A computed fold for a 146-nucleotide part of an RNA from an archaeon, annotated as small-subunit ribosomal RNA, 3' minor domain. It matches the Rfam family "Archaeal small subunit ribosomal RNA". Rfam links the family to the GO terms structural constituent of ribosome and ribosome. For this family Rfam cites "The comparative RNA web (CRW) site: an online database of comparative sequence and structure information for ribosomal, intron, and other RNAs" (Cannone et al., BMC Bioinformatics, 2002). The family has 86 seed sequences and 709 matches in Rfam 15.1.
[in-house]
Context: one part of a larger RNA
RNA sequence: CACCGCCCGUCACGCCAUGGAAGCCUGCUGCACCGGAAGUCGGUGAGCUAACCCGCAAGGGAGGUAGCCGCCUAUGGUGUGGCCGGUGACUGGGGCGAAGUCGUAACAAGGUAGCCGUAGGAGAACCUGCGGCUGGAUCACCUCCU
Numbered sequence: 001c002a003c004c005g006c007c008c009g010u011c012a013c014g015c016c017a018u019g020g021a022a023g024c025c026u027g028c029u030g031c032a033c034c035g036g037a038a039g040u041c042g043g044u045g046a047g048c049u050a051a052c053c054c055g056c057a058a059g060g061g062a063g064g065u066a067g068c069c070g071c072c073u074a075u076g077g078u079g080u081g082g083c084c085g086g087u088g089a090c091u092g093g094g095g096c097g098a099a100g101u102c103g104u105a106a107c108a109a110g111g112u113a114g115c116c117g118u119a120g121g122a123g124a125a126c127c128u129g130c131g132g133c134u135g136g137a138u139c140a141c142c143u144c145c146u
Stems, first nucleotide, its partner, number of pairs: 003110001005107001008103002011100001013097004018092003023087003027083008039072001041070004047065003052061003113134009
C1' cells in the first nucleotide's frame, strides 16, 4: 500500500483459562453425646506387710500396699455445623487463532450528526422514546480578535 480505506457485533470452527451448578470425594475444624486405655489424685482397703510403737513371745497398733470404687482424660464412635481444596452432567460469558457466515453500527454531514444517562424493543451490529452534551458539518445573523 491512503474510501477499491477503516471498522462493529451475532453466528460457525479450533485451542486456552475461567464463573455458576444438583451431586460426589479428600483435608482442617466447632459443638453435643457415647465410650473410656495408661496415669496422677481422692476414697476404700476384711487380703498382704522386714524397718517405727507396745509386747519375753504370740499378737496388737501406726504406716504402707495388691485389689476395688470415683474424678479428670487420649485414641476411638455417633450426630450436627463451619472452612479450604479437588471433581462434576449441564450451563454463562471471556481471550486467542492469514484468507468462514450474516449484515454495515461507528469514522466524511459515514449517507438518520455523534455521544452520555435511562426505558422499551430487536438475528447481529443496533433501533425507538425522553433528558443532556458538542468532543457536530453546512448556511444566515450578532459580538469580539488579527